[in-house]
Molecule: transfer RNA
Organism: Candidatus Azambacteria bacterium
RNA sequence: GCCACCUUAGCUCAGCGGCAGAGCAACUGUUUUGUAAACAGUAGGUCUUCGGUUCAAAUCCGAAAGGUGGCU
Numbered sequence: 001g002c003c004a005c006c007u008u009a010g011c012u013c014a015g016c017g018g019c020a021g022a023g024c025a026a027c028u029g030u031u032u033u034g035u036a037a038a039c040a041g042u043a044g045g046u047c048u049u050c051g052g053u054u055c056a057a058a059u060c061c062g063a064a065a066g067g068u069g070g071c072u
Stems, first nucleotide, its partner, number of pairs: 001071007010024004018055001026042005048064005
C1' cells in the first nucleotide's frame, strides 16, 4: 500500500426497515445475628462519527475513525 471482517449498557454478545434487548456485573428491598446464596425489583444506551435513501434506519448506501486478520 491492497483486501476482508468487526464497532450496540461497566463486560460478553443478540437484534432480517416499525417501542433498543439478554446473561453477568451494579444498586434497592425481602430473608439472615451477620455475610454469601436465593427471591423480587430498579437504574444504566444520542447503537463509533458525519452525510445520503426512506413515511420511518442499530439495520440499506457512501465517507471518516478505531480494532482484528490476510496479502505484498